[in-house]
Context: one part of a larger RNA
RNA sequence: CUGGGUUUAAAGGGUGCGUAGGCGGCGCAUUAAGUCAUUGGUGAAAUCCUGGUGCUUAACACCAGAAUAGCCGUUGAUACUAGAGCGCUUGAGUCAAGAAGAGGUAAGCAGAACUUAUGGUGUAGCGGUGAAAUGCACAGAUACCAUAAAGAAUUCCAAUAGCGAAAGCAGCUUACUGGUCUUGUACUGACGCUGAGGCACGAAAGCGUGGGGAGCAAACAGGAUUAGAUACCCUGGUAGUCCACGCCGUAAACGAUGAUCACUCGAUAUACACGUCAAGCGUGUGUGUCUAAGCGAAAGCAUUAAGUGAUCCACCUGGGUAGUACGUGCGCAAGUUUGAAACUC
Numbered sequence: 001c002u003g004g005g006u007u008u009a010a011a012g013g014g015u016g017c018g019u020a021g022g023c024g025g026c027g028c029a030u031u032a033a034g035u036c037a038u039u040g041g042u043g044a045a046a047u048c049c050u051g052g053u054g055c056u057u058a059a060c061a062c063c064a065g066a067a068u069a070g071c072c073g074u075u076g077a078u079a080c081u082a083g084a085g086c087g088c089u090u091g092a093g094u095c096a097a098g099a100a101g102a103g104g105u106a107a108g109c110a111g112a113a114c115u116u117a118u119g120g121u122g123u124a125g126c127g128g129u130g131a132a133a134u135g136c137a138c139a140g141a142u143a144c145c146a147u148a149a150a151g152a153a154u155u156c157c158a159a160u161a162g163c164g165a166a167a168g169c170a171g172c173u174u175a176c177u178g179g180u181c182u183u184g185u186a187c188u189g190a191c192g193c194u195g196a197g198g199c200a201c202g203a204a205a206g207c208g209u210g211g212g213g214a215g216c217a218a219a220c221a222g223g224a225u226u227a228g229a230u231a232c233c234c235u236g237g238u239a240g241u242c243c244a245c246g247c248c249g250u251a252a253a254c255g256a257u258g259a260u261c262a263c264u265c266g267a268u269a270u271a272c273a274c275g276u277c278a279a280g281c282g283u284g285u286g287u288g289u290c291u292a293a294g295c296g297a298a299a300g301c302a303u304u305a306a307g308u309g310a311u312c313c314a315c316c317u318g319g320g321u322a323g324u325a326c327g328u329g330c331g332c333a334a335g336u337u338u339g340a341a342a343c344u345c
Base pairs, nucleotide, nucleotide: 004316005315006314007299008298012313014201015200016199017198021194022193023192025088026087027086028085030083031082033081034080035077036076037075039073040072041071042070049065050064051063052062053061054060091191092188093187094186095184096183097182098181099180103177104176105175106174107173108172109171110154115149116148117147118146119145120144121143125136126135162169163168206247207246208245209244210243211242215241216240220236221235222234223233258312259311260310261309262308263307266290267289268288269287270286271285272284273283274282275281294301295300318345319344320343327338329336330335
C1' cells in the first nucleotide's frame, strides 16, 4: 500500500453553513469521450516459456517459435457512465391555511427568600459540631415586628415531557426573529446528497477594559481532627460567579454511536397535529421501553440499528516514550492547533 476496521478493545471531527472535489431521480431522441469489439503500427536485443541443435552430460551456448502490460492510429457497437438537447414529477424547494414549543435577541415588570441598614419589642446568650473550638454578643447579639436598599436566582407547575445544529434553553409581559410539523397538491422542475480547505457558532474555567458585588466561594487565615492533616468538618474570606464589549476555542463537547437515502417481524407508552376522532380506532412527525430475524467477542443493538444495501467526509494500525520535543499557525497570556524520533518492552 492493499485489506480490515471506528458503542465499550486503537479509531466519528464539539456543531453547523458551505467552496473545490466525489456521487446523483424518470422518459425520449442524439453524439460516441469513457467502455466493448475488429484491424494496422509500435512494444530493441538478451532474459522468461515452448520445440530443436551443439559441447561425453549438465550448467552454458546457438536456432526457430510463442508471449508481451501498455501506447498511437483504423473501422464498427451503443446497454451503462459521460456531453449537448427536449420533456416529466416521485427527490428538493416555493405557496396557501393551520398547529405546538424553557428556540434566539432586546426591553419592562413581579413575588418569595438571603444579606445589610435604620427604628421598635426584648435579655443573655447565639452560632456551630460526631464532640468541640475559632467566631458573633451587655458598645444589647440571637429571636420577633416595621421600613428601606441592593444583587443574584426564578419555589410550585415539572415529566421517563418540550425546543434547539451542537453548546444549550425555565417567573410574567411586550417587540423583533429562526426552525419544525400537519393539511391542500396550487407553483418551480433535479434546483439534490456529502463536503478537503474555508467561514460561523461553541459549557465551565481563564484573560483584557469598565461596571456591579446579596448569597456562594478557589486562594488565604483561624478552629478542630490526626502520628502528621498543606485535606475531609467548622468560623471567616479575596479573585470569581453577575452585566457590557472584546479575547480564549477547549470538555467523559457522550448516544463514548459522522451526514444523507432506501429496505426490513411485532408489542407497548407518550408529545403534537390531522382524520366520518363513540371506544387508542387510523394516519403523519417526534420521544421512550420491550422483543423477532439478523448482527455482535460478548455486553448488547434491534424501523431513533450496532440489521441489509448505496454515496461522501473524518479517523485507526502494538504498549511506553507522548499528545511530549522541535518547527509552523493562532493567542495579551494561560495555552491551543498540527505533531515526531532515539530508546525500551

This is a predicted structure of a 345-nucleotide part of an RNA (small-subunit ribosomal RNA, central domain) from a marine sediment metagenome.
Its mean pLDDT, the model's own confidence on a scale to 100, is 88.
The full RNA is in RNAcentral, with records from SILVA.